[in-house]
RNA sequence: CUCUUAUCACGAGCGGUCGAGGGAUGGGCCCGAUGACGCCGCAGCAACCGGCCAACAGCCGGUGCUAAUUCCCACCCCGCCGAGGGGAGAGAUAAGGG
Numbered sequence: 001c002u003c004u005u006a007u008c009a010c011g012a013g014c015g016g017u018c019g020a021g022g023g024a025u026g027g028g029c030c031c032g033a034u035g036a037c038g039c040c041g042c043a044g045c046a047a048c049c050g051g052c053c054a055a056c057a058g059c060c061g062g063u064g065c066u067a068a069u070u071c072c073c074a075c076c077c078c079g080c081c082g083a084g085g086g087g088a089g090a091g092a093u094a095a096g097g098g
Stems, first nucleotide, its partner, number of pairs: 001098008013042005021031003025074004043066003047063006070090001075087004
């Protein structure tokens, strides 16, 4: 980098630092100098994998995550080319393979 499978309507913060942008992309709509985002420390949540266990639970470890339904929509179908609903696509995370 790529393929496959699974999940994505629950859940989870403080401090320090940095300084203007950030929420994948486009369109919305939001967050942000009452300083976001990023990084560091501690903490927490709990999805996947591993260990202990007959098993569950629990604990430990490996990744992950800690604004908003993956914030909404973007393609197809139903529907009044409405609202709304369903399914994909794309994206994110984990595990295995190349």
Annotation: This is a predicted structure of a 98-nucleotide RNA (SAM riboswitch aptamer (S box leader)) from a Bacillota bacterium. The coordinates come from a structure-prediction model, not an experiment, and the mean pLDDT is 84. It matches the Rfam family "SAM riboswitch aptamer (S box leader)". Rfam describes the family as follows. The SAM riboswitch is found upstream of a number of genes which code for proteins involved in methionine or cysteine biosynthesis in Gram-positive bacteria. The organism belongs to Bacillota, within Bacteria.